Context: one part of a larger RNA
RNA sequence: UUGGGUGUAAAGCGUCUAUAGGUGGCUUUUCAAGUAUGCUGUCAAAUCCCAGGGCUCAACCCUAGACAUUUGGUGGAAACUACCAAGCUGGAGUAUGCUAGGGGCAGAGGGAAUUUCUGGUGGAGCGGUGAAAUGCACUGAGAUCGAAAAUAAUACCAACGAUGAAAGCACUAUGUUGGGCUGACAUUAACACUGAGAUACGAAAGCUAGGGGAGCAAAUGGGAUUAGAUACCCCAAUAGUCCUAGCUGUAAACGAUGGAUACUAAGUAUUGUGCAUAUCGACCCGCGCAGUGUUGUAGAUAACACGUUAAGUAUACUGCCCGAGGAGUACAUUUGCAAGAAUGAAACUC
Numbered sequence: 001u002u003g004g005g006u007g008u009a010a011a012g013c014g015u016c017u018a019u020a021g022g023u024g025g026c027u028u029u030u031c032a033a034g035u036a037u038g039c040u041g042u043c044a045a046a047u048c049c050c051a052g053g054g055c056u057c058a059a060c061c062c063u064a065g066a067c068a069u070u071u072g073g074u075g076g077a078a079a080c081u082a083c084c085a086a087g088c089u090g091g092a093g094u095a096u097g098c099u100a101g102g103g104g105c106a107g108a109g110g111g112a113a114u115u116u117c118u119g120g121u122g123g124a125g126c127g128g129u130g131a132a133a134u135g136c137a138c139u140g141a142g143a144u145c146g147a148a149a150a151u152a153a154u155a156c157c158a159a160c161g162a163u164g165a166a167a168g169c170a171c172u173a174u175g176u177u178g179g180g181c182u183g184a185c186a187u188u189a190a191c192a193c194u195g196a197g198a199u200a201c202g203a204a205a206g207c208u209a210g211g212g213g214a215g216c217a218a219a220u221g222g223g224a225u226u227a228g229a230u231a232c233c234c235c236a237a238u239a240g241u242c243c244u245a246g247c248u249g250u251a252a253a254c255g256a257u258g259g260a261u262a263c264u265a266a267g268u269a270u271u272g273u274g275c276a277u278a279u280c281g282a283c284c285c286g287c288g289c290a291g292u293g294u295u296g297u298a299g300a301u302a303a304c305a306c307g308u309u310a311a312g313u314a315u316a317c318u319g320c321c322c323g324a325g326g327a328g329u330a331c332a333u334u335u336g337c338a339a340g341a342a343u344g345a346a347a348c349u350c
Base pairs, nucleotide, nucleotide: 003322004321005320006319007304008303012318014201015200017198021194022193023192025088026087027086028085033081034080035077037075038074039073040072041071049065051063052062053061054060091191092188093187094186096183097182099180103177104176105175106174108172109171110154114150115149116148118146119145120144121143125136126135163168206247207246208245209244210243211242215241216240220236221235222234223233258317260315261314262313263312266295267294268293269292270291271290272289273288274287275286299306323350324349325348332343333342334341335340
């Protein structure tokens, strides 16, 4: 490379947008590049194949023929692809009515808890553990009742639920803003799908500068345990955790499952919404669209499991894989303040 793969064996980029490229709905026309085809030129000889012949046979040699493929010229064909022109509405947008939502951002407000501080009551322990000790406490702790301050997180509702591309997102109301679903009827008329390179976003930890610091808590100190205990348990406690402005760009970033389209049994639960029915009204029951779960047929799978939210049947595009270790290492380049990240071998061993 071919071929086969990519949930768990090696393998789906963390996620989105989008350039080049690849692929692309229905009807009619043009054209003849692709396509298939007729005729024809060419692809030296030898060799190979095949028919006949010659060396006594054979190897070998001679004569004739042919296959096959490449490429050019020319003629007609027009289904399909491309091209030209015109149209269509089912794909995709736009406009419009309704609607659900912890979607994003900003400033404002609330209560519970914790800790500290202050005042009152009170007077000996508290705390902690398997058991203890370190620790706190008559300079009045712990307990209890008031006043005050600060920081972080938002009980119940809460769900197998909602929402977002993913990371993520939950006290309350306000402002602002993105996207989605659904209904009817207009409108544009294929405007679509995917997407190398690229842009943007991207938990936690970490870094820079300035704030903040209640609780928790790497490091560190002490007390235990132990043969030892650089641990597990306990008492303290600093970075950090929080905010603002930047950087970093990684995770078992997981559904370990790339996104798009179409088709292929059912049952059941639930979220949003439309229609119909019903009613004083709200439900229930029936039908549809868009999600989220669960059981399961056909099928597919090595099995587990999957199964209209496919890992089934197909199409187009894209990332990636090719024995284990060495190794996500070395070297080099790019990037970063650094920590590192990205790209990424070989010798050698089995």
The part of an RNA shown here (small-subunit ribosomal RNA, central domain) has 350 nucleotides and comes from Picea glauca. It matches the Rfam family "Bacterial small subunit ribosomal RNA". Rfam links the family to the GO terms ribosome and structural constituent of ribosome. The prediction has a mean pLDDT of 86.